[in-house]
Context: one part of a larger RNA
Molecule: large-subunit ribosomal RNA, domain IV
Organism: metagenome
RNA sequence: CUAGCGUUAAGGAACUCGGCAAUAAAGCGUCCGUAACUUCGGGAUAAGGACUGCCCUCGAUUUAUCGGGGGCCGCAGCGAAAGAGCUCAGGCGACUGCUUACCAAAAGCACAGGUUCCUGCAAAGCCGCAAGGCCAUGUAUAGGAGCUGAUGCCUGCCCAGUGUCAGAAGGUCACGAAAGGAGGUUUACGCCUUCGAUCUAAGCCCUGAUGAACGGCGGCCGUAACAAUAACGGUCCUAAGGUAGCGAAAUUCCUUGUCGGGUAAUUUCCGACCCGCACGAAUGGUAUAACGAUCUGAGCACUGUCUCGACGCUAGGCCCG
Numbered sequence: 001c002u003a004g005c006g007u008u009a010a011g012g013a014a015c016u017c018g019g020c021a022a023u024a025a026a027g028c029g030u031c032c033g034u035a036a037c038u039u040c041g042g043g044a045u046a047a048g049g050a051c052u053g054c055c056c057u058c059g060a061u062u063u064a065u066c067g068g069g070g071g072c073c074g075c076a077g078c079g080a081a082a083g084a085g086c087u088c089a090g091g092c093g094a095c096u097g098c099u100u101a102c103c104a105a106a107a108g109c110a111c112a113g114g115u116u117c118c119u120g121c122a123a124a125g126c127c128g129c130a131a132g133g134c135c136a137u138g139u140a141u142a143g144g145a146g147c148u149g150a151u152g153c154c155u156g157c158c159c160a161g162u163g164u165c166a167g168a169a170g171g172u173c174a175c176g177a178a179a180g181g182a183g184g185u186u187u188a189c190g191c192c193u194u195c196g197a198u199c200u201a202a203g204c205c206c207u208g209a210u211g212a213a214c215g216g217c218g219g220c221c222g223u224a225a226c227a228a229u230a231a232c233g234g235u236c237c238u239a240a241g242g243u244a245g246c247g248a249a250a251u252u253c254c255u256u257g258u259c260g261g262g263u264a265a266u267u268u269c270c271g272a273c274c275c276g277c278a279c280g281a282a283u284g285g286u287a288u289a290a291c292g293a294u295c296u297g298a299g300c301a302c303u304g305u306c307u308c309g310a311c312g313c314u315a316g317g318c319c320c321g
Base pairs, nucleotide, nucleotide: 001316002315003314004313005312006311007310008309010307011306014305019302029051030050031049032048037042039150053072054071055070056069057068058067059066060065073077078083085300086299087298088297089296090295091294092292093291097109098108113148114147115146116145117144118143119142125134126133127132151287152286153285154284156217157216158215161214162213163210164209165208166207167206170205171204172203176199177198180195181194182193183192184191185190218236219235220234221233222232245279246276257273258272259271260270261269
């Protein structure tokens, strides 16, 4: 020096992207005590506090044991070991679960719940060339497919395009059928070639419906007795012009937006505002107790993370022999 450990005055996160690392603190039990919030179950071992040995004695008790009084010893009585650090606020996902065997455990997947579509049984769907099989020895409270993702409150407008579904009319349309015609050939019957009115399916056109189907959800100008703003008016375009709720957000470019809080000081964080570059309602919107080896911010406690190092141990390297 490398790896792994132990101890460390004073300070105590000043370290650092970040308390990463460390087990340093707390820890078991008994008694007391326990907030916001809440789906009334929880939150909760919340937090926080006190006690703990041995001897004598009294009382209670079926024992175990518990309680009262007195005394004794030590630095220390859960005398060793083992055995949660805690709190506040926010994002995301409800939760337990699952996942990239060998760099990712998550906000990804799943989930209960919601909803749409298909399916009447020789079911739909799937595998197979077929026989046959799964579904299912099931039968619409069943099975399959898609989306969403507990729960509460909700889920707006657009059917013009695309898709799907419905529609005994009409238009178009293939093979096929075919009245009739033309050409060649034949003595003739015929044969060959060719044109063909008309009839004729699905599909497409057409007429409608449908968004928890794919998807979409405007611009300009003016106006109120300071100014500013515009409830209001005009105009153009559209299928319709974004409703509720939320909003500098896992989304905000300008941006370290502005104001407030927290700090001595904060591009992070929390609460607001709303000019939303480019949120928005099952590609769900918003709120949410509980939960999380999740992510973000703050604090208490605690510490060799640090000021700033030091010493010791183990193994190796290295040096000398």